[in-house]
RNA sequence: UAAUUUAAAGGCAAUGAAGUCUGCCUGAACUGCCCUUGGAAUUUGGCCGGGGGAUGAUGACUUCUACUUGCAA
Numbered sequence: 001u002a003a004u005u006u007a008a009a010g011g012c013a014a015u016g017a018a019g020u021c022u023g024c025c026u027g028a029a030c031u032g033c034c035c036u037u038g039g040a041a042u043u044u045g046g047c048c049g050g051g052g053g054a055u056g057a058u059g060a061c062u063u064c065u066a067c068u069u070g071c072a073a
Stems, first nucleotide, its partner, number of pairs: 009026005016064006033053007
C1' cells in the first nucleotide's frame, strides 16, 4: 500500500421532521421524468455541462411543518 475476514453498529429509498413497517447497501445503496441547447469525441448512440417545464414534502402508513387552492370564523 492492497486484498480478505470478523465485530459493533450505521447508512439509503428525486424537496424538511418524527413514529411504525418493508426493501436495499457496507463504502455502497440513493441522486427521478419531459423538452431544448452547448462542448469533446464522433457512424449511430452514449458522456459532460447550460436553460426551461410538469408531478411529489412518504418506498408505504400516520402525524407535524412549508408551499398551493377553496370555504368559514
Molecule: Fluoride riboswitch aptamer (crcB RNA motif)
Organism: Desulfobacteraceae bacterium